Molecule: transfer RNA
Organism: Enterobacteriaceae endosymbiont of Donacia proxima
RNA sequence: GCGUUCUUAACUCAGUGGUUAGAGUGUCACUAUGACAUGGUGAAGGUCAGAGGUUCAAAUCCUCUAGAACGCA
Numbered sequence: 001g002c003g004u005u006c007u008u009a010a011c012u013c014a015g016u017g018g019u020u021a022g023a024g025u026g027u028c029a030c031u032a033u034g035a036c037a038u039g040g041u042g043a044a045g046g047u048c049a050g051a052g053g054u055u056c057a058a059a060u061c062c063u064c065u066a067g068a069a070c071g072c073a
Base pairs, nucleotide, nucleotide: 001072002071003070004069005068006067007066010025011024012023013022018056027043028042029041030040031039049065050064051063052062053061
């Protein structure tokens, strides 16, 4: 330099154009116990990497930029 793949919550990930973007772990509160551990209930936490485009509608499709992994040279 070229090609392919990836970037979504603090972490690991799901979500293949249409309801308000979700789960597990973690955090916080309450609860159960004499207490701890475990458990139960609830809550907070997101510019869907950034910008532009297509569309009635985009995390999802297209282009560019940034970053990461792998391959080729």